[in-house]
This is a predicted structure of a 76-nucleotide RNA (transfer RNA) from a Chloroflexaceae bacterium. It matches the Rfam family "tRNA". The source organism's lineage runs through Bacteria, Chloroflexota, Chloroflexales, Chloroflexineae and Chloroflexaceae. The sequence was found in a public genome assembly. The coordinates come from a structure-prediction model, not an experiment, and the mean pLDDT is 80.

RNA sequence: GGCCCGGUAGCUCAAUGGAUAGAGCAUCAGUCUUCGGAACUGAGGGUUGGGGGUUCGAUUCCCUCCCGGGUCGCCA
Numbered sequence: 001g002g003c004c005c006g007g008u009a010g011c012u013c014a015a016u017g018g019a020u021a022g023a024g025c026a027u028c029a030g031u032c033u034u035c036g037g038a039a040c041u042g043a044g045g046g047u048u049g050g051g052g053g054u055u056c057g058a059u060u061c062c063c064u065c066c067c068g069g070g071u072c073g074c075c076a
Base pairs, nucleotide, nucleotide: 001072002071003070004069005068006067007066010025011024012023013022018056027043028042029041030040031039049065050064051063052062053061
C1' cells in the first nucleotide's frame, strides 16, 4: 500500500430503510439486612467515530476521512 471485518450508554453487544435507538453487566436510589453482600424494584446515562450525499424517512444505503483488528504483498 491492496483487500476484508469492525467503531452504537462506563464495558460487552443488538436493532440491516419506518416513526419515541434497546438488552445484559456496571453506576445511583429504594426495599430487605445489625452492617455489608446477595436478591427484588426503580432511575440516570447516547451528537450511533467525523464530514457530505440519497430518501418523505438513515444505526441501516452511497462517497470521503479518522481509529482498531485481520490478511496478502512491495522496497530496503